This is a predicted structure of a 73-nucleotide RNA (transfer RNA) from Erysipelothrix inopinata. RNAcentral records the identical sequence in 3 taxa. The organism belongs to Erysipelothrix, within Bacteria. The coordinates come from a structure-prediction model, not an experiment, and the mean pLDDT is 82. Its Rfam family is "tRNA". Its family is annotated with triplet codon-amino acid adaptor activity in the Gene Ontology. By type it is a transfer RNA. RNAcentral holds the sequence, with entries from Rfam.
[in-house]
RNA sequence: GGACCAUUAGCUCAGUUGGGAGAGCGCAUCCUUGACGUGGAUGAGGUCAGCGGUUCGAGCCCGUUAUGGUCCA
Numbered sequence: 001g002g003a004c005c006a007u008u009a010g011c012u013c014a015g016u017u018g019g020g021a022g023a024g025c026g027c028a029u030c031c032u033u034g035a036c037g038u039g040g041a042u043g044a045g046g047u048c049a050g051c052g053g054u055u056c057g058a059g060c061c062c063g064u065u066a067u068g069g070u071c072c073a
Stems, first nucleotide, its partner, number of pairs: 001072007010025004019056001027043005049065005
């Protein structure tokens, strides 16, 4: 220098053919217990890496930038 992959909640990750943003763990409150733990219920938490474009509509498609990784030279 070139090619490819990844980037979504605090962490690990789903997200199908473009239309509802989610799961597990963690966290908060409540129930349960003499207390803790376990178990149960409810809830909070998101600039879908940034910018631009396409579209009635983008986490998803296109371009570009950034970060990390793999490979080639």